[in-house]
RNA sequence: GUGGACGUAGCUCAAUGGUAGAGCAUCGGACUGUGGCUCCGACGGCUGGGGGUUCGAUACCCCUCGUCCACCCCA
Numbered sequence: 001g002u003g004g005a006c007g008u009a010g011c012u013c014a015a016u017g018g019u020a021g022a023g024c025a026u027c028g029g030a031c032u033g034u035g036g037c038u039c040c041g042a043c044g045g046c047u048g049g050g051g052g053u054u055c056g057a058u059a060c061c062c063c064u065c066g067u068c069c070a071c072c073c074c075a
Base pairs, nucleotide, nucleotide: 001071002070003069004068005067006066007065010024011023012022013021018055026042027041028040029039030038048064049063050062051061052060
C1' cells in the first nucleotide's frame, strides 16, 4: 500500500430499519453476631468521529480515526 473483521455502560457482550438492553463491577437496602453467598433496587450511553439515504439509523452508503487479521512491496 490492498482487502477483510471489529469499535455500543467501568469490563464482557446483545439489539439484522421502529422509544438502546443483559451479565459482572459500583452504590443503597433485605438477610447475617460480623463478613461472604443469595435476593431487591439504584447509578451508569449523544452507539469511535463527520456526512448521506430514510417518516425513522447501533443497523444501510461515503469519508475519517483506532485495534486486529491476511496479502503485496523493500530490506
Record summary
This is a predicted structure of a 75-nucleotide RNA (transfer RNA) from a Myxococcales bacterium. The prediction has a mean pLDDT of 82. Rfam family: tRNA. About the family: Transfer RNA (tRNA) molecules are approximately 80 nucleotides in length. NCBI's taxonomy places the organism under Bacteria, Pseudomonadati, Myxococcota, Myxococcia, Myxococcales.